[in-house]
Context: one part of a larger RNA
Molecule: small-subunit ribosomal RNA, 5' domain
Organism: uncultured bacterium
RNA sequence: GACGAACGUUGGCUGGCGUGCUUAACACAUGCAAGUCGAACGGAAAGGCCCUGCUUUUGUGGGGUGCUCGAGUGGCGAACGGGUGAGUAACACGUGAGUAACCUGCCCUUGACUUUGGGAUAACUUCAGGAAACUGGGGUUAAUACCGGAUAGGAGCUCCUGCUGCACGGCGGGGGUUGGAAAGUUUCGGCGGUUGGGGAUGGACUCGCGGCUUAUCAGCUUGUUGGUGGGGUAGUGGCUUACCAAGGCUUUGACGGGUAGCCGGCCCGAGAGGGUGACCGGCCACAUUGGGACUGAGACAUCGCCCACACUCCUACGGGAGGCAGCAGUGGGGAAUAUUGCACAAUGGGCGGAAGCCUGAUGCCGCAACGCCGCGUGCGUUAUGACGGCCUUCGCGUUGUAAACCGCUUUCUCCUGUGACUAAUUGUGACCGACGGCAAUGGGUAAAGAAGCACCGGCUAACUACGUGCCAUCAGCCGUUGUGACACGUAUGGUGCGAGCGUUGUCC
Numbered sequence: 001g002a003c004g005a006a007c008g009u010u011g012g013c014u015g016g017c018g019u020g021c022u023u024a025a026c027a028c029a030u031g032c033a034a035g036u037c038g039a040a041c042g043g044a045a046a047g048g049c050c051c052u053g054c055u056u057u058u059g060u061g062g063g064g065u066g067c068u069c070g071a072g073u074g075g076c077g078a079a080c081g082g083g084u085g086a087g088u089a090a091c092a093c094g095u096g097a098g099u100a101a102c103c104u105g106c107c108c109u110u111g112a113c114u115u116u117g118g119g120a121u122a123a124c125u126u127c128a129g130g131a132a133a134c135u136g137g138g139g140u141u142a143a144u145a146c147c148g149g150a151u152a153g154g155a156g157c158u159c160c161u162g163c164u165g166c167a168c169g170g171c172g173g174g175g176g177u178u179g180g181a182a183a184g185u186u187u188c189g190g191c192g193g194u195u196g197g198g199g200a201u202g203g204a205c206u207c208g209c210g211g212c213u214u215a216u217c218a219g220c221u222u223g224u225u226g227g228u229g230g231g232g233u234a235g236u237g238g239c240u241u242a243c244c245a246a247g248g249c250u251u252u253g254a255c256g257g258g259u260a261g262c263c264g265g266c267c268c269g270a271g272a273g274g275g276u277g278a279c280c281g282g283c284c285a286c287a288u289u290g291g292g293a294c295u296g297a298g299a300c301a302u303c304g305c306c307c308a309c310a311c312u313c314c315u316a317c318g319g320g321a322g323g324c325a326g327c328a329g330u331g332g333g334g335a336a337u338a339u340u341g342c343a344c345a346a347u348g349g350g351c352g353g354a355a356g357c358c359u360g361a362u363g364c365c366g367c368a369a370c371g372c373c374g375c376g377u378g379c380g381u382u383a384u385g386a387c388g389g390c391c392u393u394c395g396c397g398u399u400g401u402a403a404a405c406c407g408c409u410u411u412c413u414c415c416u417g418u419g420a421c422u423a424a425u426u427g428u429g430a431c432c433g434a435c436g437g438c439a440a441u442g443g444g445u446a447a448a449g450a451a452g453c454a455c456c457g458g459c460u461a462a463c464u465a466c467g468u469g470c471c472a473u474c475a476g477c478c479g480u481u482g483u484g485a486c487a488c489g490u491a492u493g494g495u496g497c498g499a500g501c502g503u504u505g506u507c508c
Stems, first nucleotide, its partner, number of pairs: 001507003005504005012375002015373004019368002021333001026331003030328003035076003040073002043069002047067001048065007083286003093210007102203002107199008115149004124139006155178010184191002212258003219249003224246008261283004265276004289308004311322004341364003347361001348359004378408003388399003412449001414444005452497005457478003464491004474479001
């Protein structure tokens, strides 16, 4: 000098901008944190509205509407966003290359096409089982759900052939053959669907170099190192498997142990460098612990599924349910860290043609002097140098222009009016502001409501008196105290900083 700090003491703005479980990746009550589309579908049983019958009302029966919509099929999203740092010494990260070994939904651009059929199934209804979670059988129905056929530029295999590269190859042309596509809706404007080429974005893999400690760890390795065949993948590859060879790494530290997410950055320093990785941003990893795949453009996903362990809860004992390292909040641990708040108005995200819906992302409020910054606690005049305090050589000195008195001002607080920008837009119009009656601003009252903390032997700015008597104590180091203590305690005075000041901890 710095801090995500804590403790002691004191405390005006509840000012501006930030920050806030560093410990138990301990366990979690409760609520919310991912939905949306009726312009894909059958529908209207759940609700609203209209007509109507019965009924005193409540209620109940029938029909319609498509205002919309519970539940369901289907599409897209749920792989983002948000959290945490346990693991990881590794191509995890940083940086620079490579892919002639790769994928990429939505989006942009550019071609071609959008043909013909079929059978189901949920919802619904009915029956049955179960304490529940839920499950099973029969019957019925639709689609942009599912499955066939046609067509086909491309794809696979094969034959001929042109150009070209550093490369094991790349880009083309022609012939044969193999198996391949589609979906409708409409207000006729569109919105879609299928298959190619290119792009963008995102990802995957490989390599060079770089960044902890330990030799009281010296040898390590059998899918191990390489090859061939098979398999697998989007793709290279011992990735996997069978066979063959016996290799591969290592004092330039292999292997083992310990510790640790990495970086942009942040702190210190003139720099070299040392330390660190809170907040914000990029990457990685994880989601009670361990394992596994499914769906999908994308996950080995976890507010998806399955299995196993531990734990918690419900149970009719047969069986079930759960996962806050999301936002709040609770217990626990700890020196220590906040509200079970408001709103989608803005920014962004998902769905939708749109209106819109959802969004604990986000914007805001609340709490905390936790940090940085700003402002205030008055200003001027005033000497009988008052009273009081302290000291004293008893004359005084000092506190001290300090107070009182007189005059002035009103920042901030308080009271009372006015009262925003932030808003841009969605076809137009109208409506639409959480923060918020907040900021800002007009008026009003009265100096009125607002100062402490540490230190004073030297280092180190600032001294005297009393008390104590090697006691009680102080102390960062030197040291102090045994009857004249400038060093302990108290007081006067002083010095330093100031809504803070000191102490402790850590780093330079």